[in-house]
Two RNAs folded together computationally: RNase P RNA and transfer RNA, 424 nucleotides in total. Rfam match: Bacterial RNase P class A. Gene Ontology terms of the family: ribonuclease P activity, dimeric ribonuclease P complex and tRNA processing. By type it is a ribozyme.
C1' cells in the first nucleotide's frame, strides 16, 4: 500500500433579526431562562403506574428451552460449552426430550420403518446345447444387502481374514453407545479404563411429554369540577340466572344483561414528568454490572410549539418528528472521524 | 395514541405441508337471433403483500417488514 474485522463518536457550524410554545420574575409593558432523537419509528417483548379483589385456587392456553451470572424484569445483556462458516481477525447459532406415545414421508423406487431380493453374484435340482470343460443356455426352490440402479432419506467406514456367493460372521484401526475416572460451580471436555458388534435412522418452527414463567386491560388507564338532552323506545336472551373488560369452573363483590335506534355534549383541573435520571471521580468484578461521592435539572403541548430571513464558512448535510414513562429488540439512515485487529504483496 | 384483524388473477372467494392452486364474475371464440341481451358449448392470460428461516418439500409452519380496515366519550 491493497483487502478485510469488530468497537465507537458525530448528524451542518457560528452570528442577527422576526415569530411559536412552556417555566419563572413583575400590576403591566417586558426581561431572564428551557425546547426532538439515535432512532422519537414498529407497538415486538419486559417493567413501573392505575382500574378491576389485596389478585386467590384449580383446568384450558400462551412464551421460553445448552451452562452459569447480570438486571425491577424480559424472549434483553455478559462470560463460557457444543455445532456450523471463514486462510484469519472473526461471524451465525429457535441449541431439552425422537430407548413415554401417536402421526408423517408425495414423485421415484423391488423395498420408506416389527426393513427390502428388481437387476446382479452363489450353491443345489431338472431340461436342453454342443467345441464333452472347473463348459454354456433356460427353469425352479434357496442363499446374499459386498457391486448397480431410485431417493431428500437405503439399518456404521476402510482393510484382513473368512465363505459356494457374501455378511461384525471374525479380527484391527476408526466412530457411535452405556457406566466409571479425572479437570471443570456447571454445560461440557478427555491420546484414560471397562463394556456392548452396533441394538437406538429423519421430523417435536407435528400432535406430544418435561421443565420455568404469566390474572386481565390500558393514560382514550383513572380522580374531580363544570355544561346539556329523554334517568328514552324497540328487539333477544336470563332470572336454578346475569353482570364486575381474560376461554371455563370455584372464590369474592355488585344486581339485569346484549344489540341497534334515539339524544346529549365536542369545556376545564389533576395524572404530566425528579426519574430504576445525566455526567465526573473512584473501588469491587474477565464482563454485563454493583456501591461509594461530587455535581446537574435537561420539552410537556391538546388542533397540538421546537420555525422562517440574512451573511459567513466546510465535505453542501441521510433516515425520520416527543404525546404516561423507563430497560431492550428489530428496521430505516448521505457521509466524516477515531480506536484495537487480521491476511496478501513489497520495502527497511 | 391504543387494542385488534386482514393480505391468494382485474372483482369475489376455496384450499391449514405434497408433485402443474378449485370455482364464480369479466374476456375471448362458436352456436342461436334479422340484431343486441339473455341461454348452450369451448378457450386464454393474470395469482399466494415482500425478504430470510425450518423442513425433501411452505400459500400453508416461525421470524422479521409493508400495507389495508375496523372499534374507542356521556345518557348506561
Nucleotide at each position: 500500500u491493497g483487502a478485510g474485522u469488530g468497537g465507537g463518536u458525530u448528524a451542518g457550524a457560528c452570528a442577527a433579526u422576526c415569530g411559536c410554545u412552556c417555566c419563572u420574575g413583575g400590576c403591566a409593558a417586558c426581561a431572564g431562562g428551557g425546547g426532538a432523537g439515535g432512532a422519537a419509528a414498529g407497538u415486538c417483548c419486559g417493567g413501573g403506574c392505575u382500574c378491576c379483589a389485596u389478585a386467590g385456587g384449580g383446568c384450558a392456553g400462551a412464551a421460553c428451552g445448552c451452562c452459569a451470572g447480570g438486571u425491577a424484569a424480559c424472549g434483553c445483556c455478559u462470560g463460557g460449552g457444543g455445532g456450523g462458516c471463514g486462510c484469519g481477525a472473526g461471524c451465525c447459532u429457535a441449541c431439552g426430550g425422537a430407548a413415554a406415545g401417536u402421526g408423517c414421508a408425495a414423485c421415484a423406487g423391488a423395498g420408506a420403518a416389527u426393513a427390502a431380493a428388481c437387476c446382479g453374484c452363489c450353491u443345489c435340482a431338472c431340461a436342453c446345447c454342443c467345441u464333452u470343460g472347473c463348459g454354456g443356455u433356460g427353469u425352479g426352490c434357496g442363499g446374499u444387502a459386498a457391486g448397480g440402479g431410485u431417493g431428500a432419506a437405503a439399518u456404521g467406514g476402510u482393510g484382513c481374514g473368512g465363505u459356494a456367493a457374501g455378511a461384525g460372521c471374525g479380527c484391527a484401526c476408526c466412530g457411535c453407545g452405556c457406566a466409571g475416572c479425572u479437570g471443570g460451580u456447571a454445560a461440557c471436555a478427555g491420546u484414560c479404563u471397562g463394556c456392548g458388534g452396533c441394538u437406538a435412522g429423519g421430523u417435536a418452527a407435528a400432535c406430544c411429554c418435561c421443565g420455568u414463567u404469566c390474572g386481565g386491560a390500558g393514560c382514550a388507564a383513572g380522580a374531580c369540577c363544570a355544561a346539556a338532552u329523554a334517568g328514552g323506545a324497540a328487539u333477544c336472551c336470563a332470572u336454578u340466572g346475569g353482570c364486575g373488560u381474560g376461554g371455563c369452573c370455584c372464590g369474592c363483590g355488585c344486581u339485569g344483561g346484549a344489540u341497534u335506534c334515539g339524544g346529549g355534549u365536542a369545556g376545564g383541573u389533576c395524572g404530566c414528568u425528579u426519574g430504576a435520571g445525566g455526567c465526573c471521580u473512584g473501588u469491587g468484578g474477565u464482563g454485563a454490572c454493583a456501591c461509594a461521592g461530587g455535581u446537574c435539572c435537561c420539552a410537556g403541548a391538546u388542533g397540538a410549539a421546537u420555525g422562517a430571513u440574512u451573511g459567513u464558512c466546510c465535505g453542501c448535510g441521510a433516515c425520520a418528528g416527543a404525546a404516561c414513562c423507563c430497560g431492550g429488540c428489530u428496521u430505516a439512515u448521505c457521509g466524516a472521524c477515531c480506536c484495537a485487529c487480521u491476511c496478501c504483496g513489497c520495502c527497511u | 395514541g391504543u387494542g385488534a384483524u386482514u393480505g391468494u388473477a382485474g372483482c369475489c372467494g376455496a384450499g391449514u405441508g405434497g408433485u402443474u392452486u378449485a370455482g364464480g364474475c369479466c374476456c375471448c371464440u362458436g352456436a342461436u337471433u334479422g340484431u343486441g341481451a339473455g341461454u348452450c358449448a369451448g378457450g386464454u392470460c393474470u395469482a399466494c403483500g415482500c425478504g430470510a428461516g425450518u423442513u425433501c418439500g411452505a400459500a400453508u409452519c416461525u421470524c422479521g417488514u409493508c400495507a389495508a380496515u375496523c372499534a374507542c366519550c356521556c345518557c348506561a